The part of an RNA shown here (small-subunit ribosomal RNA, central domain) has 349 nucleotides and comes from an uncultured organism. Its Rfam family is "Bacterial small subunit ribosomal RNA". Its family is annotated with structural constituent of ribosome and ribosome in the Gene Ontology.
Context: one part of a larger RNA
């Protein structure tokens, strides 16, 4: 240097976006840097190797020769790969018309339930559990009926449904604003993939500062339970749970499957576009983008996976190397702080 691997054994970065690099479509014609082949110099001697010779052999000496797999010069060879230049339409994009859609963001706005609050009608219980007691209630509660006043959250639709790189995202109207997909043509010509560092997003707890507080509730209290019960179970309740700005950057951030691309049986359901076809009523068939379900070949230790691969390539990133010590010390970097990130050895099995 090769050689093994990462769905569950130890390995895929929480996701994107891109910087260097790495790696890249067809075709001419050029170049000849990589590649290839000749020559010429070199590649000290000594040793190895191979063949003689010399000490009675042998180590040992000595003679030839080969080897020195390199370097440098030149002289050629062009399929490959670079490099130049010239075209090209099959990745790639742009533009014309449609689509679906809880994709972001801001205002605004409806109903229902939960409390609270004032009133009426009402009287003794209500509540709660396995079963009770704390609670709450004659200073009129639970019941109900009318007004109110406030914060969250949207039942039904609703679906192995839909969208979004991930996290996520669901009631309505309105206005900014991202992408995706099909149909057909028109354009641009390789403009492409990947991605160390870097950026930028990133559930939910948690910090900061103001504000908000209906419901629910860690922490606390009190009741029960129990041998105890710092719990499960019940009354209470405080940060948070919301908003507005800044942080913080983790997760079973999961598909425990990085990204792109090509090839390789089929059947089914969904969903979103185009088509054709029907006595156009229902339906059928063909294509195409997601999304499931099962399955040949093939892979797999098996489970299973199987065009949304875990099967056959190919590029490029990330990780893994036996268990504990350890995602821990320490140093660095990040942060207000929790802490995060990089990341070890003693030692022991």
């Nucleotide at each position: 240097c090769u050689g093994g691997g990462c769905g569950u054994a130890a390995a895929g970065g929480g996701u994107g976006c891109g910087u260097a690099g790495g790696c890249g479509g067809u075709u001419g014609c050029u170049u000849a840097a990589g590649u290839c082949g000749g020559a010429u110099g070199u590649g000290a001697a000594g040793g190895c190797c191979c063949u003689g010779g010399g000490c009675u052999u042998a180590a040992c000496c000595u003679g030839g020769g080969a080897a020195c797999c390199g370097c440098a010069u030149u002289c050629g060879a062009u399929a490959c790969u670079g490099g130049g230049u010239a075209a090209c339409u099959a990745g790639a994009g742009u533009c014309u018309g449609a689509u679906a859609g809880a994709g972001g963001g801001u205002a605004g706005u409806g109903g229902a339930a939960u409390u609270c609050c004032g009133g009426g009608u009402g009287u003794a219980g209500c509540g709660g559990u396995g079963a009770a007691a704390u609670g709450c209630g004659u200073a009129g509660a639970u019941a109900u009926c009318c007004g109110g006043a406030g914060g969250a959250a949207c039942a039904c639709c609703a679906g192995u449904g839909g969208c979004g790189a991930a996290g996520g995202c669901g009631g309505c109207u309105a206005c900014c604003u991202g992408g995706a997909u099909c149909a057909a043509g028109a354009c641009u010509g390789a403009c492409g993939c990947u991605g160390a560092g870097g950026c930028a997003c990133g559930a939910a707890a948690g910090c900061g500062u103001g504000g908000g507080g209906a419901g629910c509730a860690a922490a606390c209290a009190g009741g029960a339970u129990u041998a105890g019960a710092u719990a499960c179970c019940c009354u209470g309740g405080u940060a948070g749970u919301c908003c507005a700005c800044g942080c913080c950057c983790u997760a079973a951030a999961c598909g425990a499957u990085g990204a792109g691309a090509a090839c390789u049986a089929g059947c089914u359901g969904u969903u979103g576009g185009g088509g054709g076809u029907g006595a156009c009523u229902g339906g059928c068939c063909c294509u195409u983008g997601g999304u499931a379900g099962c399955g040949a070949a093939g892979c797999c230790a098996a489970c299973g996976c199987g065009a949304u691969a875990a099967g056959u390539u190919c590029u490029c990133c990330g990780c893994c190397u036996g268990g504990g010590g350890a995602g821990u010390a320490c140093g660095g970097c990040c942060g207000c702080a929790a802490g995060g990130u990089u990341a070890a050895a003693a030692c022991u099995c």

The coordinates come from a structure-prediction model, not an experiment, and the mean pLDDT is 91.